[in-house]
């Protein structure tokens, strides 16, 4: 010098666990002259994340507990409201663990092997 190759963060799928919301946060979408991160080193996007603003938008059901109201002459009972907890759901929900797939936008250098 030539050829070949490896490696991160992260992203996504699946499973389990623990939460959050169901009084709608979150997720997803749009805009922004703001900030940040991006293989070992340097640079770094029209990509990524955060932030701000905007638009859109949903699935609850059963049981239980406290107090009250109504029906009844009263009790019992029933219905309604309120309060407590649980269970099953729902949400393009969050986190953790395991596992699989993908994986530096890109450029230069470095690393490993061969010549």
């Nucleotide at each position: 010098g030539g050829c070949a190759g490896a490696g991160u963060a992260g992203a996504c799928g699946u499973a389990a666990g623990u939460g959050c919301g169901u009084u709608a946060a979150g997720u997803g979408c749009u805009a922004g002259a703001u900030g940040g991160a991006c293989g070992g080193g340097a640079a770094g996007u029209u990509g990524c994340c955060a932030c701000u603003a905007g638009a859109c938008g949903a699935a609850a059901a059963g049981c239980u507990u406290u107090a009250g109201a109504u029906a009844c002459a009263a009790a019992a009972u029933a219905u309604c409201u309120u309060c407590u907890g649980c269970u099953u759901g729902c949400g393009g929900u969050a986190c953790u663990u395991a596992u699989g797939u993908u994986g530096c936008a890109u450029u230069c250098c470095g690393c490993u092997g061969c010549c």
Predicted 3D model of a 115-nucleotide RNA (THF (Tetrahydrofolate) riboswitch aptamer).
The sequence was found by an Rfam model in a public genome assembly.
The coordinates come from a structure-prediction model, not an experiment, and the mean pLDDT is 78.
Its Rfam family is "THF (Tetrahydrofolate) riboswitch aptamer". Rfam describes the family as follows. Tetrahydrofolate (THF) riboswitch was first reported for Ames et al. as an RNA motif in 5' untranslated (5'-UTR)regions of folate transport and biosynthesis genes in Firmicutes genomes.